Predicted 3D model of a 113-nucleotide RNA (SAM riboswitch aptamer (S box leader)) from Kocuria flava. Lineage of the source: Bacteria > Bacillati > Actinomycetota > Micrococcaceae > Kocuria. Of the family's consensus pairs, 92% are formed in the model. The coordinates come from a structure-prediction model, not an experiment, and the mean pLDDT is 85.

RNA sequence: ACACCAUCCAGAGCGGCCGAGAGAUCUGGCUCGACGACGCCGCAGCAACCAGUCGGCCGACCCCGGGACACCGGGACCGGCGGACACGGUGCUACCGCCAGGACCGAUGGAGG
Numbered sequence: 001a002c003a004c005c006a007u008c009c010a011g012a013g014c015g016g017c018c019g020a021g022a023g024a025u026c027u028g029g030c031u032c033g034a035c036g037a038c039g040c041c042g043c044a045g046c047a048a049c050c051a052g053u054c055g056g057c058c059g060a061c062c063c064c065g066g067g068a069c070a071c072c073g074g075g076a077c078c079g080g081c082g083g084a085c086a087c088g089g090u091g092c093u094a095c096c097g098c099c100a101g102g103a104c105c106g107a108u109g110g111a112g113g
Stems, first nucleotide, its partner, number of pairs: 002112001004110005013043005021032003025102005044093003049089002052085003056081004062075005097105001
C1' cells in the first nucleotide's frame, strides 16, 4: 500500500514568519481572507483514542486462615464495565467533515499486515 474496528453537531488561541487564496474532492450555496486568511514554527490550551497510575463493581482461577461443612474473612493474579488523574505516544484548537446532493469519499486513533 491494503483490509478491520471506533469516532467525526461537546471542547480548546495567542505570538512570529510568509504573501493569495482558503474551508479535502465535483456541482450549487454559505463563510474566512491584504485589518494578512491558508500554511509553517513557537508557546499555551482542549480532549481522553492508546499507554500508565489509583479506586469501585462483576466474573473466573489459585493461595492462606477459620468453620457448626451451610459457608466466612484475607491475599495474589487474569478478564470485563463504569469513575478519577493528565507525567508519556498521537490528535485537535472558525463555521456540524461549514451546509445540501454525489463518489463502497475523507480525517483521526487503535489493532493487524